[in-house]
Molecule: transfer RNA
Organism: Candidatus Aenigmatarchaeia archaeon
RNA sequence: CCCGGGAUAGCUCAACCUGGUAGAGCAGUCGGCUGUAGACCGGCGUGUUGUGGGUUCAAAUCCCACUCCCGGGA
Numbered sequence: 001c002c003c004g005g006g007a008u009a010g011c012u013c014a015a016c017c018u019g020g021u022a023g024a025g026c027a028g029u030c031g032g033c034u035g036u037a038g039a040c041c042g043g044c045g046u047g048u049u050g051u052g053g054g055u056u057c058a059a060a061u062c063c064c065a066c067u068c069c070c071g072g073g074a
Stems, first nucleotide, its partner, number of pairs: 001073007010026004020057001028044005050066005
């Protein structure tokens, strides 16, 4: 320098291809239960969707540039 993959909640990841209310599990927290704790049951998410711009009535999703991480090539 070239090619490919990735960045979404505290953590691990869906949703992207096919644009239309941002979700799950775990963790956390509050309550119930219990002599206490754990387990179990129930409640609780205002997340700049890596950054900037574009297209669109509407963008996590499509397009462009950039940053960072991983892999491959030269």